Context: one part of a larger RNA
RNA sequence: CCCUCGUUAAGGAACUCGGCAAAUUAGCCCCGUAACUUUGGGAGAAGGGGCGCCCUGAUAACGUAAGGGGAUUUACUCCCUAAGCGUGAGAGGGCCGCAGUGAAUAGGCCCAAGCGACUGUUUACUAAAAACACAGGUCUCUGCUAAGUCGUAAGACGACGUAUAGGGGCUGACGCCUGCCCGGUGCCGGAAGGUUAAGGGGAAGGGUUAGCGGCUUCGGCCGCGAAGCUCUGAACCUAAGCCCCGGUGAACGGCGGCCGUAACUAUAACGGUCCUAAGGUAGCGAAAUUCCUUGUCGGGUAAGUUCCGACCUGCACGAAUGGCGUAACGACUUGGGCGCUGUCUCAACGAGGGACUCG
Numbered sequence: 001c002c003c004u005c006g007u008u009a010a011g012g013a014a015c016u017c018g019g020c021a022a023a024u025u026a027g028c029c030c031c032g033u034a035a036c037u038u039u040g041g042g043a044g045a046a047g048g049g050g051c052g053c054c055c056u057g058a059u060a061a062c063g064u065a066a067g068g069g070g071a072u073u074u075a076c077u078c079c080c081u082a083a084g085c086g087u088g089a090g091a092g093g094g095c096c097g098c099a100g101u102g103a104a105u106a107g108g109c110c111c112a113a114g115c116g117a118c119u120g121u122u123u124a125c126u127a128a129a130a131a132c133a134c135a136g137g138u139c140u141c142u143g144c145u146a147a148g149u150c151g152u153a154a155g156a157c158g159a160c161g162u163a164u165a166g167g168g169g170c171u172g173a174c175g176c177c178u179g180c181c182c183g184g185u186g187c188c189g190g191a192a193g194g195u196u197a198a199g200g201g202g203a204a205g206g207g208u209u210a211g212c213g214g215c216u217u218c219g220g221c222c223g224c225g226a227a228g229c230u231c232u233g234a235a236c237c238u239a240a241g242c243c244c245c246g247g248u249g250a251a252c253g254g255c256g257g258c259c260g261u262a263a264c265u266a267u268a269a270c271g272g273u274c275c276u277a278a279g280g281u282a283g284c285g286a287a288a289u290u291c292c293u294u295g296u297c298g299g300g301u302a303a304g305u306u307c308c309g310a311c312c313u314g315c316a317c318g319a320a321u322g323g324c325g326u327a328a329c330g331a332c333u334u335g336g337g338c339g340c341u342g343u344c345u346c347a348a349c350g351a352g353g354g355a356c357u358c359g
Stems, first nucleotide, its partner, number of pairs: 001354008010345002014343001019340001027051005036041001038173001052095005061087004067081005072075001096100001108338007115330002120132002136171007148157003174325004179255003184252002186248005193243003199237002204232005211224005256274005283317001284314001295311005
């Protein structure tokens, strides 16, 4: 010097990103206990007091009921009394110590805010959370050989269930609510018209050549060309789909700009204009969202980029990718306070184990 412990004057968070770590608290009984609240809770809220041993003491009281007696509805019945056994306050008096839950084990508490309702679950080995799940809500599919899933299939699950059932998506207790837009995309419905595949159809055309015609150097060449075979193939007929016509947002999603105007100023209930499918409603708002920003005002501090309450100029909140609240809950996050402390001012001493020396 390091590790693990113990103690510490005065101060008591001045430490630090942050009270991290440590300390405080702690059991049982009694008193007492706020806001808020879903009336259950909050609550062990908070905050106080008592606690050992001996005597009065075989304490009061309570539990049990062997035995005895009585009663009747004669039963594993009921009533009275009572030995024994067990539990055992409260009070008075006394004793000792620094100290009585004498050692050990055994909540620190409060205020405010954010997020998530809650108990649960999770990154086995850096993350336990505000993430996942969750009851509850809602949309959608599915009529049973169900939808969906696994499998090439047989078959199986779903389910020996049957729409109060089963699958999928989103949201996430509860309370108050959930606005406008269907132009695009998706989904659902529609079928008149347009477009449209294979297939059907077979107009027409090409190849081949028996034959015919022309030419010929007699080798052949050119033209036409039936039947057959073969290749191409127009019109026309024809489904879903798409185009089209509607619907649909707790479907994917979206929810404006400029200019002017009131008897101080400022602001604009009001007006004009452009664009859009429609221009953000309620509620909330410098927020887990605010760039400018340490916004401004108020509170808390001697002093506060954090925190709380407001304001609204929302760079870039907003309503089941839910909005705003919310008692209870949380090894969550943030700010403040009381208590407490070697976290610190600022270090010291002690114990054990290392380091170091020798072997």

Model confidence (mean pLDDT): 86 of 100. A computed fold for a 359-nucleotide part of an RNA from Candidatus Solincola sediminis, annotated as large-subunit ribosomal RNA, domain IV. Its Rfam family is "Bacterial large subunit ribosomal RNA". The organism belongs to Candidatus Solincola, within Bacteria.